[in-house]
Molecule: TPP riboswitch aptamer (THI element)
Organism: Alphaproteobacteria bacterium
RNA sequence: GAUUAUCGCUUGGGGUGUCCCGUCAACCGACGGGGCUGAGAAAAACCCAUGGAACCUGAACCAGGUCAUACUGGCGGAGGAAAGCGGUCAUCUGGUCAG
Numbered sequence: 001g002a003u004u005a006u007c008g009c010u011u012g013g014g015g016u017g018u019c020c021c022g023u024c025a026a027c028c029g030a031c032g033g034g035g036c037u038g039a040g041a042a043a044a045a046c047c048c049a050u051g052g053a054a055c056c057u058g059a060a061c062c063a064g065g066u067c068a069u070a071c072u073g074g075c076g077g078a079g080g081a082a083a084g085c086g087g088u089c090a091u092c093u094g095g096u097c098a099g
Base pairs, nucleotide, nucleotide: 001092002091003090005088006087007086008085009084010083011049012048013047014046016043017036018035019034020033021032022031023030024029055080056079057078061074062073063072064071
């Protein structure tokens, strides 16, 4: 110096749906409580950062299932998507000095 693993720091990326009840409104919607799935359904939390299935697009998609929902599977390794630094371990490599 390079690489692997792992940890950390900084910075950045991302989603927040569905159903029921209540209040206001009285269509939309806002707030509060509860059910479902999930890491996360608005917490300064959770997840993810190119070795990238976090997340977005296709998609008002297809099949199954649900009270309902991207709920599950398919689509699909399809297209897109946010990075730098440092510590430790290991391996490899180069240089310098000393014996």